Record summary
A computed fold for a 1494-nucleotide RNA from an uncultured bacterium, annotated as small-subunit ribosomal RNA. Its mean pLDDT, the model's own confidence on a scale to 100, is 85. RNAcentral holds the sequence, with entries from ENA, Greengenes and SILVA.
RNA sequence: AGAGUUUGAUCCUGGCUCAGAUUGAACGCUGGCGGCGUGGAUAAGACAUGCAAGUCGAACGGGGUGCCUGUAGCAAUAUGGGCAUUCAGUGGCGGACGGGUGCGUAACACGUGGGCAAUUUGCCCGGAAGAGGGGGAUAGCCCGCCGAAAGGCGGAUUAAUACCGCAUGUGACCCUGGGGAGCAUUUCCUGGGAGUUAAAGGAGCGAUCCGCUUCCGGAUGAGCCCGCGGCCUAUCAGCUAGUUGGUGAGGUAACGGCUUACCAAGGCUACGACGGGUAGCUGGUCUUAGAGGACGACCAGCCACACUGGAACUGAGACACGGUCCAGACACCUACGGGUGGCAGCAGUCGAGAAUCUUUCACAAUGGGGGAAACCCUGAUGGAGCGACGCCGCGUGGAGGAUGAAGGUCUUCGGAUUGUAAACUCCUGUCAUGAGGGAACAAAGCCCGCGAGGGUGUGAUAGUACUUCAAGAGGAAGGGACGGCUAACUUCGUGCCAGCAGCCGCGGUAAUACGAAGGUCCCAAGCGUUGUUCGGAAUUACUGGGCGUAAAGGGAGCGUAGGCGGCGCGGAAAGUCAGAUGUGAAAUCCCGGGGCUCAACCCCGUAACUGCAUCCGAUACUUCCGUGCUUGAGGACUGGAGAGGAGUCUGGAAUUCACGGUGUAGCAGUGAAAUGCGUAGAUAUCGUGAGGAACACUAGUGGCGAAGGCGAGACUCUGGACAGUUCCUGACGCUGAGGCUCGAAGGCCAGGGGAGCGAAGGGGAUUAGAUACCCCCGUAGUCCUGGCAGUAAACGGUGCACGCUUGGUGUGGGGGAAAUCGACCUCCCCCGUGCCGGAGCUAACGCGUUAAGCGUGCCGCCUGGGAAGUACGGUCGCAAGAUUAAAACUCAAAGAAAUUGACGGGGACCCGCACAAGCGGUGGAGUAUGUGGCUUAACUCGAUGCAACGCGAAGAACCUUACCUGGGCUUGACAUGCAUCGCUAAGCGUGUGAAAGCACGUGAGUGCCGCAAGGCACACUUUGCACAGGUGCUGCAUGGCUGUCGUCAGCUCGUGUCGUGAGAUGUUGGGUUAAGUCCCGCAACGAGCGCAACCCCUAUGUCCUGUUACCAGCGGGUGAAGCCGGGGACUCUGGACAGACUGCCUGGAUCAACCAGGAGGAAGGUGGGGACGACGUCAAGUCAGUAUGGCCCUUACGCCCAGGGCUGCACACGUACUACAAUGCCCAGCACAAUGUGAACCGAGCCCGCGAGGGGGAGGAAAUCCUGAAAAACUGGGCUCAAUUCGGAUUGGAGGCUGCAACUCGCCUCCAUGAAGCCGGAAUCGCUAGUAAUGGCGCAUCAGCUACGGCGCCGUGAAUACGUUCCCGGGUCUUGUACACACCGCCCGUCACAUCAUGGGAGCCGGUAGCACCCGAAGUAUCCGCGCCAACCGCAAGGAGGCAGGGUCCUAAGGUGCAACUGGUAACUGGGAUGAAGUCGUAACAAGGUAACC
Repeated sequence: AGAGUUUGAUCCUGGCUCAGAUUGAACGCUGGCGGCGUGGAUAAGACAUGCAAGUCGAACGGGGUGCCUGUAGCAAUAUGGGCAUUCAGUGGCGGACGGGUGCGUAACACGUGGGCAAUUUGCCCGGAAGAGGGGGAUAGCCCGCCGAAAGGCGGAUUAAUACCGCAUGUGACCCUGGGGAGCAUUUCCUGGGAGUUAAAGGAGCGAUCCGCUUCCGGAUGAGCCCGCGGCCUAUCAGCUAGUUGGUGAGGUAACGGCUUACCAAGGCUACGACGGGUAGCUGGUCUUAGAGGACGACCAGCCACACUGGAACUGAGACACGGUCCAGACACCUACGGGUGGCAGCAGUCGAGAAUCUUUCACAAUGGGGGAAACCCUGAUGGAGCGACGCCGCGUGGAGGAUGAAGGUCUUCGGAUUGUAAACUCCUGUCAUGAGGGAACAAAGCCCGCGAGGGUGUGAUAGUACUUCAAGAGGAAGGGACGGCUAACUUCGUGCCAGCAGCCGCGGUAAUACGAAGGUCCCAAGCGUUGUUCGGAAUUACUGGGCGUAAAGGGAGCGUAGGCGGCGCGGAAAGUCAGAUGUGAAAUCCCGGGGCUCAACCCCGUAACUGCAUCCGAUACUUCCGUGCUUGAGGACUGGAGAGGAGUCUGGAAUUCACGGUGUAGCAGUGAAAUGCGUAGAUAUCGUGAGGAACACUAGUGGCGAAGGCGAGACUCUGGACAGUUCCUGACGCUGAGGCUCGAAGGCCAGGGGAGCGAAGGGGAUUAGAUACCCCCGUAGUCCUGGCAGUAAACGGUGCACGCUUGGUGUGGGGGAAAUCGACCUCCCCCGUGCCGGAGCUAACGCGUUAAGCGUGCCGCCUGGGAAGUACGGUCGCAAGAUUAAAACUCAAAGAAAUUGACGGGGACCCGCACAAGCGGUGGAGUAUGUGGCUUAACUCGAUGCAACGCGAAGAACCUUACCUGGGCUUGACAUGCAUCGCUAAGCGUGUGAAAGCACGUGAGUGCCGCAAGGCACACUUUGCACAGGUGCUGCAUGGCUGUCGUCAGCUCGUGUCGUGAGAUGUUGGGUUAAGUCCCGCAACGAGCGCAACCCCUAUGUCCUGUUACCAGCGGGUGAAGCCGGGGACUCUGGACAGACUGCCUGGAUCAACCAGGAGGAAGGUGGGGACGACGUCAAGUCAGUAUGGCCCUUACGCCCAGGGCUGCACACGUACUACAAUGCCCAGCACAAUGUGAACCGAGCCCGCGAGGGGGAGGAAAUCCUGAAAAACUGGGCUCAAUUCGGAUUGGAGGCUGCAACUCGCCUCCAUGAAGCCGGAAUCGCUAGUAAUGGCGCAUCAGCUACGGCGCCGUGAAUACGUUCCCGGGUCUUGUACACACCGCCCGUCACAUCAUGGGAGCCGGUAGCACCCGAAGUAUCCGCGCCAACCGCAAGGAGGCAGGGUCCUAAGGUGCAACUGGUAACUGGGAUGAAGUCGUAACAAGGUAACC
């Protein structure tokens, strides 16, 4: 510091997601040790048990126990005293601290800084003064009574530092002079005065100490007040009656409506009152570059609370966590009468929860309470325990070690990797283990002493830390990841399944993405996951964003508050700046240093705490006050322009209607029609009239207006702008939240009006339908007056104002200069309105002095898409509706601009047998053949629009053959290797069998060594193992080959240039061509693959060659014949060469390419034909031609054999053949070819057969022999329009040939038979010249043949093309696009189904706060107090005073009613979202087929 994700690609906008850090965490897997921290975040839910606040006998009386002891008694015993201890009680101090929790609280609660002249403060410190003399009770104890208990009542007796009078009064309080201070109500000091007001003792031999009372001061703590600061919500806009202030009174420690009576009517609020929601606040913590954002565990400060609610008492302090009273809920005890309780103290339990510990030790230390002290108490605290919850540290060994072991994994089988890793050798000894030693934290205190000093004595942690020794590598590694982001790759399994996933996305048979394994990477006693917060996110933008088209300028103006504001001078000093002082607790953070072996952790010191307050300064800027100025703004005067606005009046053209005239059969309307109108007279035409609406031409990116908007003419009233003059005012200005006003069309209300047009509606067409588009009618409305509504794609999609910044060219208005007869032309200035463009800006498009440039001020608005401008609530409206305006849920995009393609029922240009013009066909018939379908044991498989279908197949009776049935074989029909057995193998023979096979018999060897026996090797066989084999699957894993677009003219590259980029340019343009062919131009210049040419055939000639071809001349010769000699002329053969290149001429043209015509020439403008197929497209075809990865089968999915099938037939399609006839058919005669083939072959003459064919065999491995008759044509004859002398299917019979074999299932011949068919619907194919059409001939495959197919050859031999509008295909340029799987695209809405969230909803059920009324506990205050009472007065009676009890005010809980807010739920209902294949249509994207949209 960034990255992934929208696209075919690009740039931008924009959201989503990731990498980091963090945590009081939880979960999964795993887990050696230690240190330091930390641990109920949920139910402020309920709690068993134990403990957490007591202490003082030196305040006081008594009881028990123990010891000592006295008296009486013989003793039991009775009764005293002392000491110790203990128990409860009276009394004192403390239980208001410490500890817990975060319910409530949006508040002076907290933070910070101030104030109290408005206060208090026990214990503590300093100072001053004092403590005299009395009295009456009471608990305890004892007795009695009630009660289950808790407890209570009565009687008797008793003490005090308990309680009560009296005395004293330094002092305090109160009243009042003087002085000082202060803004001040006042306060301080110092005088005077009447009155009020205190006290307690205890210990000690004593000194003395501890207490007590009053006052002053201090310290500490507390209380009160104020400025400022810190949450969300305006879908909460008004709130408030003790409310705001005053006076009197009361109350408090103290000010105060704190309370009360009276008086006044105030107080708060858009700088957000009131209401609602949420929340303890802070130091700080986490994050961050910072600014910010989030949080407020642990530690520390403050606040609040203590079962819930209320209340007071005591006290220095409480409205009191372990106190009291009352009410309520809950729980427990009960003898049912009544009682008791409050863990948000420490442990612990249950519950809820994803989740949070021991019912531990000690008061040794620190601190607290009590005490004179010893000491006691202390779940504060110090420790230990549990939890990897966090941070930090350590270890699980170190060095050497290659045969690179074994095993695992992968493999191209060679090897690679795990891997120096292990083994092995040497070494070390941390931690853990065992044995031994063993701490610090401890000093106070106490005792003795006059003192210096001496003595005594305490450890929970802990036998811990630490340390010594011993032994042995011995006890100690896992988790996650490995497609990209993101570091790390292979194999197997799986097969859109199982699963993964943070985002993009993986998985449908070769998954680096699932699962496993090996390997690798990253961390490590942890590692991952989930949740949280900040970051990245400049994605709320203060630092630091935007608004023409991406989200975003308010429809427009006027204007309130507010914000901002020209030039000069003077003053003030609020902002601002500087210095000083105080404060900003400690801890934390940073820096420096120190202590635990290091670190975490802890300690010390500095800095810092960006803040607040006070004081003193500065005065440039801003602000405020005063004064002046004219340039901003405004006014005055002069002038012209204008559809600016309102009202009144007037006008002509046209439409329609009415009346009248003329006139007759149509008019109107459309793509074509029909509805409609018209013989009752329309349309047309003439005249007259009525009525309403709109104002042709002028008319112009012309004018005016703020916008909406404004268009005949005249008049009246009226707003604004502009130019000129430079006379006046003197900053009067800009913007503008709310507010007010205006505001197209359509709509609403009331009243008019209504010609034309025309929602709705009716009818006619169109259509599959047509609630539309088209046509005929037509009501609201459109028009006027008055009112409402308040919205638009209200758009320049661009808020208003001001300043600054190169230009060119139009146009409207005004002024000026020169010149002129002039108002023209020319030039200059201002205002308006356009176009083009510079800098600059912009993602690009574009904007560009009329900014979207550079700046300033103010307002409005935006923050992913959908849900949704919707719901609810509020406001407005007669309604329609407008305005304000969410959420749940859902998606990973939605979007802007530009690029390349593709596409368009867009455009331009061009080409092609594409159409047209022609000729002949197909589609109808029969047959052949292929395909589909059906059938079958099998009908093997593949090919499927063009580009499958006489295709693979250039030959299915067996074979082929892959299919089916049956019979067999298992190292195999075939290859290689190893091991093994044997001597046999081939051949021959036998049995069985359909054959294959099985069983059996017989039966040679070759080479080398060796005398031989024999051995070895080869070949062969047996057995076994490796393996063979597979037309089994995948053409969507592949190679190769092929089809197709398309023989179309295109497809690209290098360098340069342009563009942020994808890309563009070149390759576009003007011409031309068959052609990206060539020329010209051009930011391009060149080049490559294609085109063309080079190659082959063919058309002409020359030369050469001359047999097997040829035969002109010469000779010979035959029945005939190049038959022979010979020839080298000709044809021809096949080799070389020539020829054609727009070369020449004329014309056109840019005098370029080229085009048109002509000459010559066998051939003329690529002469004709072939081979040749660019980049690529179709996951096109082929695993069955071969090759090949992977998968599958292995006594079978392999191999052999027999038979069957591939030929099966209701039917449908393609391709062909033969026909339907007379341009024909039949018969007879007769002429002219070329390409080719031939040895298991072609086969002549001759003979036989009607024929197929047979016999025979000359010749021929071929320019020699054979095929070999060419046929159509031509000549002659017949047929005469007929299902025929056309046509030949089908069937019967007889034959021939091939072959082991023609039944399924061959071909051919002859005789007989003689079907459909009389030229073919919609539709559709081929062909532009030696072509179509038509005739025959040859060849491959092949035993034969289904060939009518395929590939070739020659003969005869046409017609037509005006032309490019249309159909199809293609090319180039351009345009639009929401397409990119690319129009066979994309995509919208209803309906149906499922799921989810949500609005409404008769109601029902809660919660919260409020108002009114009723009832009203405890309790303070107050009143009464006839009952009761010790202290004081009084001789007494009685009084003072007090208590019980009662009343009143207030009031918790409770009750009733009312309206409000909020939540849950609900029959039904509304829309919404999502879902691989549902239904109906086709709305949008192209001119989307009616341009789209508001």